[in-house]
RNA sequence: GCGGGCGUGGCGAAACUGGUAGACGCAACGGACUUAAAAUCCGUCGGGAGCAAUCCCUUGCCGGUUCGACCCCGGCCGCCCGCA
Numbered sequence: 001g002c003g004g005g006c007g008u009g010g011c012g013a014a015a016c017u018g019g020u021a022g023a024c025g026c027a028a029c030g031g032a033c034u035u036a037a038a039a040u041c042c043g044u045c046g047g048g049a050g051c052a053a054u055c056c057c058u059u060g061c062c063g064g065u066u067c068g069a070c071c072c073c074g075g076c077c078g079c080c081c082g083c084a
Base pairs, nucleotide, nucleotide: 001083002082003081004080005079006078007077010026011025012024019067028044029043030042031041032040046057047056048055049054060076061075062074063073064072
C1' cells in the first nucleotide's frame, strides 16, 4: 500500500431482511432478610436542561439516502486478520 472483519451503557452482549435503541448477564448503588455478614430477594442504574411534570441528545467520528438508519452509501479514526 491492497483486501476482509469489528467498534452499541462502567464491562460483556442482543437487536435476523431499515420500523419503540440498549433485551439478557456482570459490576455498582439503595432497600429487605441477618446479632453482623455471605447467599438470596426487591428496586435503581447512558448524557444534558428543568423545582417538577416533561423535553432534547446518544450505536467510534463527520456527512448522505429515507417518512424512518445500529442496519444502506461516502469519507475519516481505532483494533484485529490476511496479502504484498